[in-house]
Context: one part of a larger RNA
RNA sequence: GGCGCACGGGGGAUGCCUAGGCGCCAGGAGCCGAAGAAGGACGGGGCGAACACCGAAAUGCCACGGGGAGCUGUACGCGAGCUGGGAUCCGUGGAUGUCCGAAUGGGGGAACCCACUCACCGUGAUGGGUGAGUACCGCAUGCUGAAUGCAUAGGCAUGUGGGGGCAACCGGGGGAACUGAAACAUCUCAGUACCCCGAGGAGAAGAAAACAAGAGUGAUUCCGUGAGUAGUGGCGAGCGAAAGCGGAGGAGCCUAAACCGUUGUUGUGGGAGACCGUGCAGGGGAUGCAACAACGGGGUAGAGGGGCCAUCGAGCCAAGGGCUGCACCUCUUGGGCAAAGUGAGAAACCGAAUCGUCAGCCGAAGGGUCUGGGAAGGCCCACCGGAGAGGGUGAGAGUCCCGUAGGCGAAGGGGAUUCGGCUUUGCGAGAUGGUGCCCAAGUACCGCGGGGCACGAGGAAUCCCGUGGGAAUCGGGGAGGACCACCUCCUAAGGCUAAAUACUCCCUGGCGACCGAUAGCGGAGAGUACCGUGAGGGAAAGGUGAAAAGGACCGCGGGAGCGGAGUGAAAGAGAACCUGAAACCGUGUGCCU
Numbered sequence: 001g002g003c004g005c006a007c008g009g010g011g012g013a014u015g016c017c018u019a020g021g022c023g024c025c026a027g028g029a030g031c032c033g034a035a036g037a038a039g040g041a042c043g044g045g046g047c048g049a050a051c052a053c054c055g056a057a058a059u060g061c062c063a064c065g066g067g068g069a070g071c072u073g074u075a076c077g078c079g080a081g082c083u084g085g086g087a088u089c090c091g092u093g094g095a096u097g098u099c100c101g102a103a104u105g106g107g108g109g110a111a112c113c114c115a116c117u118c119a120c121c122g123u124g125a126u127g128g129g130u131g132a133g134u135a136c137c138g139c140a141u142g143c144u145g146a147a148u149g150c151a152u153a154g155g156c157a158u159g160u161g162g163g164g165g166c167a168a169c170c171g172g173g174g175g176a177a178c179u180g181a182a183a184c185a186u187c188u189c190a191g192u193a194c195c196c197c198g199a200g201g202a203g204a205a206g207a208a209a210a211c212a213a214g215a216g217u218g219a220u221u222c223c224g225u226g227a228g229u230a231g232u233g234g235c236g237a238g239c240g241a242a243a244g245c246g247g248a249g250g251a252g253c254c255u256a257a258a259c260c261g262u263u264g265u266u267g268u269g270g271g272a273g274a275c276c277g278u279g280c281a282g283g284g285g286a287u288g289c290a291a292c293a294a295c296g297g298g299g300u301a302g303a304g305g306g307g308c309c310a311u312c313g314a315g316c317c318a319a320g321g322g323c324u325g326c327a328c329c330u331c332u333u334g335g336g337c338a339a340a341g342u343g344a345g346a347a348a349c350c351g352a353a354u355c356g357u358c359a360g361c362c363g364a365a366g367g368g369u370c371u372g373g374g375a376a377g378g379c380c381c382a383c384c385g386g387a388g389a390g391g392g393u394g395a396g397a398g399u400c401c402c403g404u405a406g407g408c409g410a411a412g413g414g415g416a417u418u419c420g421g422c423u424u425u426g427c428g429a430g431a432u433g434g435u436g437c438c439c440a441a442g443u444a445c446c447g448c449g450g451g452g453c454a455c456g457a458g459g460a461a462u463c464c465c466g467u468g469g470g471a472a473u474c475g476g477g478g479a480g481g482a483c484c485a486c487c488u489c490c491u492a493a494g495g496c497u498a499a500a501u502a503c504u505c506c507c508u509g510g511c512g513a514c515c516g517a518u519a520g521c522g523g524a525g526a527g528u529a530c531c532g533u534g535a536g537g538g539a540a541a542g543g544u545g546a547a548a549a550g551g552a553c554c555g556c557g558g559g560a561g562c563g564g565a566g567u568g569a570a571a572g573a574g575a576a577c578c579u580g581a582a583a584c585c586g587u588g589u590g591c592c593u
Stems, first nucleotide, its partner, number of pairs: 001592009015578001016543002020515002022512007029504002031165002039100003042055003046078002050074002052059001061094006070082003105114003115134007136162009169200001170198005180187001184234001210217002221248005231239002252496003255440001259297010274287001275284002277328006302474001304439003307435006316335007336427006349421007357413002360408003366381005382399002384388001390402003445469007455481001476491005530537002550577001553564004
């Protein structure tokens, strides 16, 4: 020195464990914000920092409800206190809530600096302090008001809304490339990723100018099927319907116009008399007519509907008006009756009951003995069970603890349902006949250029945009995949509309042939430490013991540490702490050299 053996050091694999994750199910909740959010900064404790909680009223304040013996968070300890006169704790409601942040008085290098107005406090006075207000934009109303006479622009005030944030989901405006086509250009990836705007608990769509086919359906949405079909396609790669059928769900409405009325503006109109609802009589005398606008009534459709005129007409009462009287007609208000309603069709709220929710409460039944540090284990004998799910307890507990089955519970908050209040509407709807009135315009449609439709210009309809042209009003228009005819279906150019659908940052409960610390989220308390000017990147790190009983005391040592002693079942569990593999490093020894 090598090999082997024994015993150590070192190291932290493995086993076991779980405080944390992952996936899913059901239910809830689904927006927050100028009444200042989300997110932060700085502070607040008797005792350094951090986390958590809170805000100068700061580890908390008030009230109500629950609860019932301890409490002053993690977090031990010291100190000082609180609590059956019910604390701590839990739920509900309220108060306070510095500074920054949309940040909004002005500024600014966020958490800082500097103001003005009014009220109050303070000082002899100035300085100072406290409270409230003071951003911008839109809309409404009022006042004011240029050039410029009326006016308008502008200005001011008041009221009201907006602004910002948010995981995914939704609608819209923009919109790639790698890739595939075994190269590549049309094509594909893909209207994907990404950017922007908007909305909400959903969003979008939605009440046929639809489909269909000689038979019919009857808004939209979603699922299954139709069907990888019909099609489309350098007919390559690929892309890829719809009707119908079966289900989920189920709901239908309001305007515009004709016509009438009121008001305003402008124009026009006179004793040859308009007009004052109609008829007759009387009376009045510009109150008229036209255009435009606003408001109210009317009206909403495809067996076309509506208006207007005439006739008929079931179905409430009262009062008043439309110059006067009579008759008719009509309008307004109130009552009564009826219907409907907060999710559209108008719109807000109050009360009651019930249900479930946000704290909680009750809840059966076991002893002995043996081993052991410890009994829940073994043995013996019992009991409960609408409860033998699960967790804990010194080891393996139906009957020890928490629970479980089952049952009970709210002063208050929020939710749902029903009823009532309440609100709205109707009470002349309708019928017949007539009619030269209305039925959404730079629209439909056409040419050209694009986009989008499963459909790549194709025979290319349907839908949308740009550009140039440019209709009709029901004997009108659109569609049925060029186009025409016949036939059929439907009424565009205004709007609203729950449910069935999508998603899960969040809350509650539950589940797992999910992980178990190099796994599982990046994270077993981390978006931290650290890196980067920045956008951004981004770790490592769990385990004494049943209980700290965490080693008093003695010895050596400067200490670290070690040896005794003591605790403990165990200290070879001693905090660098369960187990404790390998590499690696030693000590001793056997053999070989």